Predicted 3D model of a 267-nucleotide part of an RNA (large-subunit ribosomal RNA, domain VI) from an Armatimonadota bacterium. The RNAcentral record of the full RNA draws on ENA. The organism belongs to Armatimonadota, within Bacteria.

Context: one part of a larger RNA
RNA sequence: CGUAGGAGUCUUGAGGAGGGCUGUCCCCAGUACGAGAGGACCGGGAUGGAUCGACCCCUGGUGUACCGGUUGUGCCGCCAGGCGCAGACGCCGGGUAGCUAUGUCGAGAAGCGAUAAGCGCUGAAAGCAUCUAAGUGCGAAGCGCGCUCCAAGAUGAGGACUCCCACAGCGCAAGCUGGUAAGGUUGCAGGUAGAUAACCUGAUACAUGGGCGGCAUGUGUAAGCGACAGCAAUGUCCUCAGCUAAGCCGUCCCAAUCAACCGAGGG
Numbered sequence: 001c002g003u004a005g006g007a008g009u010c011u012u013g014a015g016g017a018g019g020g021c022u023g024u025c026c027c028c029a030g031u032a033c034g035a036g037a038g039g040a041c042c043g044g045g046a047u048g049g050a051u052c053g054a055c056c057c058c059u060g061g062u063g064u065a066c067c068g069g070u071u072g073u074g075c076c077g078c079c080a081g082g083c084g085c086a087g088a089c090g091c092c093g094g095g096u097a098g099c100u101a102u103g104u105c106g107a108g109a110a111g112c113g114a115u116a117a118g119c120g121c122u123g124a125a126a127g128c129a130u131c132u133a134a135g136u137g138c139g140a141a142g143c144g145c146g147c148u149c150c151a152a153g154a155u156g157a158g159g160a161c162u163c164c165c166a167c168a169g170c171g172c173a174a175g176c177u178g179g180u181a182a183g184g185u186u187g188c189a190g191g192u193a194g195a196u197a198a199c200c201u202g203a204u205a206c207a208u209g210g211g212c213g214g215c216a217u218g219u220g221u222a223a224g225c226g227a228c229a230g231c232a233a234u235g236u237c238c239u240c241a242g243c244u245a246a247g248c249c250g251u252c253c254c255a256a257u258c259a260a261c262c263g264a265g266g267g
Stems, first nucleotide, its partner, number of pairs: 001153001005164007015150004021049007033038001051107005059101004066094005071086006111145003118138004165267001167178004183262004188202004208255003211251005218243002224238001226237004
């Protein structure tokens, strides 16, 4: 820009893309077959490998400052208690959310249709024979569907529902310009999204982010010129304490301000 007015939501699927793998074991059955040795078809079931997709309940990893321990040194006047530096975590033990695989779940299919090689039925030409010439039935991991994803610029521009409408100026008219409607964009608070953009949520009649409160989780029992034991280091008690990120729920305390622009008019 188009899709013969302008919008919002939900869709159909022409067409396109993806996927398509395979082992072992059990039953049938030690049956059919075979002198024996051996040992099935068909059909049914179980469990793996590799690959792909999704996810984080479980098992783990990471988690750069969430908790704890700890060495050296400097500082907060000293003790105690802390902080800085030793890596762009000093080192060490753990670890929430998120992200993850080695973890978990799922997938290949089943089924239908038309066929290939091949196997037939009926059957002439050619009194026979012949799957073929007319006709007709089967038959593949392959083909078309089926499964997953994209998809109406599919200009053949599709469909459903709902919303907005009967303004102004100029013009003979086609139309042009302007302010609006439904609606949208910018801007604003943001994240399940993300390099940006896009997408999604929210905007006071509000839980969008922050703060705060509670909970969960993690760490592992804080400080204390508190108590007790010990000469002391230290231990015990108050204390399953103290602290706690990105989690969950809640709460208008703070911030989502002020605004601008686009957008139909008789199809």